[in-house]
């Protein structure tokens, strides 16, 4: 260069047209404990970028950004 997949909380993931964008872990508090830990409850935290299709976009479509695979 040419196919092709992927991009969503700090990390791992779900949601694949209908809306509060959830679930593990982690990470603050707080209940418990002599402290710590495990428990067990509350909270904060996320749709790469910019257009377009729609009433409705994490999803669809296009171009561009980053990363993985093939292949010259």
């Nucleotide at each position: 260069g040419g196919c092709u997949c992927c991009g969503u909380a700090g990390u791992a993931c779900a949601a694949u047209g209908g809306a509060u964008a959830g679930u593990a872990u982690g990470c603050a508090g707080g209940u418990u404990u002599c402290c710590g830990g495990u428990a067990c409850c509350u909270g904060a935290g996320a749709u790469c970028u910019a257009g377009g299709u729609u009433c409705g976009a994490u999803u669809c479509c296009u171009a561009g950004c980053g990363g993985g695979g093939c292949u010259a």